[in-house]
A computed fold for a 675-nucleotide part of an RNA from a marine metagenome, annotated as large-subunit ribosomal RNA, domain II. Its mean pLDDT, the model's own confidence on a scale to 100, is 84. The RNAcentral record of the full RNA draws on SILVA. Its Rfam family is "Bacterial large subunit ribosomal RNA". Its family is annotated with ribosome and structural constituent of ribosome in the Gene Ontology.
Context: one part of a larger RNA
RNA sequence: GCCGGCGACUUAUAGGUAAUGGCUUGGUUAAGGUAGUAAAUACCGGAGCCACAGCGAAAGCGAGUCUGAACAGGGCAUUUGUCAUUAUUUAUAGACCCGAACCCGGAUGAUCUAACCAUGGCCAGGUUGAAGCUUAGGUGAUACUAAGUGGAGGACCCAACCGACUGAUGUUGAAAAAUCACCGGAUGAGUUGUGGUUAGGGGUGAAAUGCCAAUCGAAUCCGGAGCUAGCUGGUUCUCCUCGAAAUGCGUUUUGGCGCAGCGGUUAGUGUUAUAAUUUAGGGGUAAAGCACUGUUUCGGUGCGGGCUGGUAAAACGGUACCAAAUCGAGGCAAACUAAGAAUACUAAAUGAAUAACUAACCAGUAAGACUGUGGGGGAUAAGCUUCAUUGUCAAGAGGGAAACAGCCCAGACCACCAGCUAAGGCCCCUAAAUAAUUGCUAAGUGAUAAAGGAGGUGGGAAUGCUUAGACAACCAGGAGGUUUGCUUAGAAGCAGCAACCCUUUAAAGAGUGCGUAAUAGCUCACUGGUCGAGUAGGCCUGCGCCGAAAAUGAACGGGGCUAAGUAAUUUGCCGAAGCUGUGGGAUACAUAUUGUAUCGGUAGAGGAGCGUUCUGUUGUAGGUUGAAGCAUUAGCGAAAGCGGAUGUGGACGAAGCAGAAGUGAGAAUGUCGGC
Numbered sequence: 001g002c003c004g005g006c007g008a009c010u011u012a013u014a015g016g017u018a019a020u021g022g023c024u025u026g027g028u029u030a031a032g033g034u035a036g037u038a039a040a041u042a043c044c045g046g047a048g049c050c051a052c053a054g055c056g057a058a059a060g061c062g063a064g065u066c067u068g069a070a071c072a073g074g075g076c077a078u079u080u081g082u083c084a085u086u087a088u089u090u091a092u093a094g095a096c097c098c099g100a101a102c103c104c105g106g107a108u109g110a111u112c113u114a115a116c117c118a119u120g121g122c123c124a125g126g127u128u129g130a131a132g133c134u135u136a137g138g139u140g141a142u143a144c145u146a147a148g149u150g151g152a153g154g155a156c157c158c159a160a161c162c163g164a165c166u167g168a169u170g171u172u173g174a175a176a177a178a179u180c181a182c183c184g185g186a187u188g189a190g191u192u193g194u195g196g197u198u199a200g201g202g203g204u205g206a207a208a209u210g211c212c213a214a215u216c217g218a219a220u221c222c223g224g225a226g227c228u229a230g231c232u233g234g235u236u237c238u239c240c241u242c243g244a245a246a247u248g249c250g251u252u253u254u255g256g257c258g259c260a261g262c263g264g265u266u267a268g269u270g271u272u273a274u275a276a277u278u279u280a281g282g283g284g285u286a287a288a289g290c291a292c293u294g295u296u297u298c299g300g301u302g303c304g305g306g307c308u309g310g311u312a313a314a315a316c317g318g319u320a321c322c323a324a325a326u327c328g329a330g331g332c333a334a335a336c337u338a339a340g341a342a343u344a345c346u347a348a349a350u351g352a353a354u355a356a357c358u359a360a361c362c363a364g365u366a367a368g369a370c371u372g373u374g375g376g377g378g379a380u381a382a383g384c385u386u387c388a389u390u391g392u393c394a395a396g397a398g399g400g401a402a403a404c405a406g407c408c409c410a411g412a413c414c415a416c417c418a419g420c421u422a423a424g425g426c427c428c429c430u431a432a433a434u435a436a437u438u439g440c441u442a443a444g445u446g447a448u449a450a451a452g453g454a455g456g457u458g459g460g461a462a463u464g465c466u467u468a469g470a471c472a473a474c475c476a477g478g479a480g481g482u483u484u485g486c487u488u489a490g491a492a493g494c495a496g497c498a499a500c501c502c503u504u505u506a507a508a509g510a511g512u513g514c515g516u517a518a519u520a521g522c523u524c525a526c527u528g529g530u531c532g533a534g535u536a537g538g539c540c541u542g543c544g545c546c547g548a549a550a551a552u553g554a555a556c557g558g559g560g561c562u563a564a565g566u567a568a569u570u571u572g573c574c575g576a577a578g579c580u581g582u583g584g585g586a587u588a589c590a591u592a593u594u595g596u597a598u599c600g601g602u603a604g605a606g607g608a609g610c611g612u613u614c615u616g617u618u619g620u621a622g623g624u625u626g627a628a629g630c631a632u633u634a635g636c637g638a639a640a641g642c643g644g645a646u647g648u649g650g651a652c653g654a655a656g657c658a659g660a661a662g663u664g665a666g667a668a669u670g671u672c673g674g675c
Stems, first nucleotide, its partner, number of pairs: 001675006011093013026050003032044004054061002064076004096234002099231001103224006114198009123188001125157003128153001132149006161185003166181004200216001202212003209218001237609006247260005261365002263362007276350006288337002293333003297329005304322002306319004368393003372389006398409003413584004418580003424574003427559003433571001435570006446561001452546002456543005463536003473530005479503003484498003509524001513522002585599006610664001612661006622652001629648005635642002
């Protein structure tokens, strides 16, 4: 891991409610007793309980009573059950099952280990060479020096022994701590044998919360004990009807509860409810606006101030600075509004349902998610967070969006090799147009982004010039005063500064660039000719281009497409569990044999059934001419299931009608067994 067995809402008592039954001449017995071998059962037992009258705190009064001065007003009352059984629910008990870590009590442990006590054992070999002593030297005597001797030490090196610094191996190990190599101590605070002492609110500890039998921030065993668990997991047959919530308030409360909201069931009220339409309302949101409250830009006038002139001090002047207030123009506002929508809300009328409302009982929910819209927070970030509102999912299958809870279409009773459509599609994958008409795009744009950039290309409305000849090209001219003046070494159209005139002209700047040291030279503006019809620069707009870099390899679903892209128009077709058709089932309500409506569904409520074991019927029917069980397989039923036959099996054993439960497994890191 799989298979098989076992495995979880029980039982008692006391209440609530519902259904059914008994009695209602109100109902009913409890303890106990009598009969019975005992039990079952029958009878006795009316003590008690509920009901029969309420109101008041009470005295008390009483179909009334209390309040009250009241004969007022108001509150409550003006009456009918009870005992069982079954179901459900609540309370108390382990109370649906499994699951703690803990706490407490009593015991058992120092054969492991910690410390200590008693009594024993062990430490190869080598090295160093303290004190003391001896001799010699030395001294007045000591001191001191030297050589020997001597053998001290938590001394040195290194085995046994004790330990465990580092690395590797090992990691379902050879081993629940080892092996290999290296390493530390090795006469000491050493190590070790045997026996003993200290016990859990404790001991022991050269102290690590270490150790106290592979167990230690409080040992182990048994008991209290089925501790408790607002927590996690699990909770077993079928069908039918309805069908939620993830919100508000409170909470030592926020993953729990209580009340309300929303669901179900049973009664009752009987249009009261609501979509929609019409009418009537109040408003201060959006937008807007600037009269108010604030804010804000420019301009005019300029209180006051600054600077400055002036004075002995003032007065009095000036000002291109700041600037109150006011005027004109122009803006902004969630906490501004003179004015002001759409919706929404309120009321009335009309008005469909299985609507709505009332009561009782039974719940679940109170972690919500995303889309659209209006806001707050955030960065006008988030598949972000928090409100409001709508839809969907949740609890909703089907079609579309390649795939895709929350998007678009659409709400699945069952069957059909019938039809029509929705969203979305119609070249192939792939059902249906290689459809039609008119354009656009050339970028594979058509999947994805901005500022900005560009003689890409289509459309539109204007403007300038133009047969008195435009634009472009070519031919020709482009001059004189003058090298303007200044400056400068020079400055002659063309380094720079100032000025920018006059003349001849068809036209020609005191010069548009290149150029020279400065001249020169080339060229332009401007003009004439040749040519002969458009040309030039802006604006608005459609579709494209560049801007355009990300990590395994490519983001039209792919092939591929110049339409099979895109804009507009048109006609067809495909396309779903939608709608229709045919047949069938169920539920509810009408009516009277038919009709209408309904039948997605989690939590949850209600209803109807199937099956298992045992009991009664039952010493049953049946059964060796073959029971139960097992295997295979017709048939039947909406399902749980029922059931004929055949084989196997070899002795039991139904159905029906009732009753009682150890009554249904796929999940619980379930449990036991097998493989």